[in-house]
RNA sequence: CGCCGAUUCCAUUCGGCGGCCGGGGGACCCGAGUCCCUGGGGCGAAUCGCCGUGAGGCGGCGUAACGCGACUCUCUUGCGCGUGAGCCCGGCAGCUAACCCCGGAAGCGCAACUCAGAG
Numbered sequence: 001c002g003c004c005g006a007u008u009c010c011a012u013u014c015g016g017c018g019g020c021c022g023g024g025g026g027a028c029c030c031g032a033g034u035c036c037c038u039g040g041g042g043c044g045a046a047u048c049g050c051c052g053u054g055a056g057g058c059g060g061c062g063u064a065a066c067g068c069g070a071c072u073c074u075c076u077u078g079c080g081c082g083u084g085a086g087c088c089c090g091g092c093a094g095c096u097a098a099c100c101c102c103g104g105a106a107g108c109g110c111a112a113c114u115c116a117g118a119g
Base pairs, nucleotide, nucleotide: 001109002108003107008019009018010016020104021103022102023101024100025099030094039092040089041088042087043086048062049061050060051059052058053057065083066082067081068080069079071119072118073117074116078113
């Protein structure tokens, strides 16, 4: 100076009910029957299928979906590269006005193309 992401700004006398950006819970209405086999749910793009294993673990090939290509934007065009994880709640939560609660991290980088329009 950039990338991902809500993860940032201001203040500080280091005492924040702060701005802003995010997440969850929570009525009427609507939806939803209960139990078992096999509890259920949340954050996130990160689901699902097949194979290698008898299973687990692990690995491979794909895939829904997602990100990047350096002035910015556009249901823009084409091309290239990459991700397709992990964690949490704890028997419990549909939506949901009022209201209530919580987070504002971690990590990474030389990747720097193309077409059109606008700024």
A computed fold for a 119-nucleotide RNA from a soil metagenome, annotated as c-di-AMP riboswitch aptamer (ydaO/yuaA leader). It matches the Rfam family "c-di-AMP riboswitch aptamer (ydaO/yuaA leader)". Rfam's curators write: This family represents a conserved RNA structure found upstream of the ydaO and yuaA genes in Bacillus subtilis and related genes in other bacteria. The sequence is in RNAcentral, with records from MGnify. Its mean pLDDT, the model's own confidence on a scale to 100, is 82.